Predicted 3D model of a 351-nucleotide part of an RNA (small-subunit ribosomal RNA, central domain) from a metagenome. The coordinates come from a structure-prediction model, not an experiment, and the mean pLDDT is 87.

Context: one part of a larger RNA
RNA sequence: CUGGGCGUAAAGCGCGCGUAGGUGGUUAGGUAAGUCAGAUGUGAAAGCCCUGGGCUCAACCUGGGAAUUGCAUAUGAUACUGCUUGACUAGAGUAUAGUAGAGGGAAGCGGAAUUCCGGGUGUAGCGGUGAAAUGCGUAGAUAUCCGGAGGAACAUCAGUGGCGAAGGCGGCUUCCUGGACUAAUACUGGCACUGAGGUGCGAAAGCGUGGGUAGCAAACAGGAUUAGAUACCCUGGUAGUCCACGCCGUAAACGAUGUCAACUAGCCGUUGGACUCAUUAUAAGGGUUUAGUGGCGAAGCUAACGCGAUAAGUUGACCGCCUGGGGAGUACGGCCGCAAGGCUAAAACUC
Numbered sequence: 001c002u003g004g005g006c007g008u009a010a011a012g013c014g015c016g017c018g019u020a021g022g023u024g025g026u027u028a029g030g031u032a033a034g035u036c037a038g039a040u041g042u043g044a045a046a047g048c049c050c051u052g053g054g055c056u057c058a059a060c061c062u063g064g065g066a067a068u069u070g071c072a073u074a075u076g077a078u079a080c081u082g083c084u085u086g087a088c089u090a091g092a093g094u095a096u097a098g099u100a101g102a103g104g105g106a107a108g109c110g111g112a113a114u115u116c117c118g119g120g121u122g123u124a125g126c127g128g129u130g131a132a133a134u135g136c137g138u139a140g141a142u143a144u145c146c147g148g149a150g151g152a153a154c155a156u157c158a159g160u161g162g163c164g165a166a167g168g169c170g171g172c173u174u175c176c177u178g179g180a181c182u183a184a185u186a187c188u189g190g191c192a193c194u195g196a197g198g199u200g201c202g203a204a205a206g207c208g209u210g211g212g213u214a215g216c217a218a219a220c221a222g223g224a225u226u227a228g229a230u231a232c233c234c235u236g237g238u239a240g241u242c243c244a245c246g247c248c249g250u251a252a253a254c255g256a257u258g259u260c261a262a263c264u265a266g267c268c269g270u271u272g273g274a275c276u277c278a279u280u281a282u283a284a285g286g287g288u289u290u291a292g293u294g295g296c297g298a299a300g301c302u303a304a305c306g307c308g309a310u311a312a313g314u315u316g317a318c319c320g321c322c323u324g325g326g327g328a329g330u331a332c333g334g335c336c337g338c339a340a341g342g343c344u345a346a347a348a349c350u351c
Base pairs, nucleotide, nucleotide: 004322005321006320007305008304012319014201015200016199017198021194022193023192025088026087027086028085029084030083031082033081034080035077036076037075039073040072041071042070049065050064051063052062053061054060091191092188093187094186095185096183097182098181099180103177104176105175106174107173108172109171110154115149116148117147118146119145120144121143125136126135162169163168206247207246208245209244210243211242215241216240220236221235222234223233258318259317260316261315262314263313266296267295268294269293270292271291272290273289274288275287276286277285300307301306324351325350326349333344334343335342336341
């Protein structure tokens, strides 16, 4: 390589968009490139294989055949694929009317709580722990009441609830804006799927510049604990956490499960629609169906665990990835980055 694989054994890119490429619905005509048929030419000889002959046999030598899976030419076939010309509507999309939603961006507003400040009441403790101490407090703390400042986060509602491609998204209002779903028609007429490169988004931490800083809190300091305690516990506390703009580009970025499509028993919840049944003012309820999201489970699959219409079942299309452990996601080189580092990615050696 072939082959076999990728939930947990090695292996699905963190997630989209999309170029080339690969693949592609129904139907009619044309064409005949792929495909198929026989024919002709060629495919040297020797060798291999089959079958005769010659050395007493054999090796060996020799005659004939087959094979030479290929290429070329002309002729023909037209089911499938391609190309081409038309048609279609089941894929895909558009229009119309609605629905649900923490989807995204910006601005404004709100209440609870913590902290701090001012004032009142009030007096000796408070705080903290397993127990303490550091710490705070007679310069009046803690507690309690009133007022003010400021930052950050939004209890209840809240739900294997919702939305988003993923990361992720949760107080309220307004503005701008993306997607999804539903019903019935109308329209376009294959416009589709995947996607090497490419490009965009991408938690937290971290970085740059400028703000902001209530709480929390790496580092750091102190108190404890301990044989020690560079920890766990306590008292403090700076970066950071927040905002704007710009970088970084990684995570157990997980469903450890790539995307799309088709097919294959049922049962029970739940969210958003549509239709319908009876009761009716509604609401609540039953049924059918559809798009999600969960729990069981037949067949089947699986090494087992388990998966099971949201497949890890049965298939198709395309991409990515794996090939014993360590060395190593390292070195070197290249590209990217302000840096931290990231991406790509070996070998010697060793078991």
The full RNA is in RNAcentral, with records from SILVA.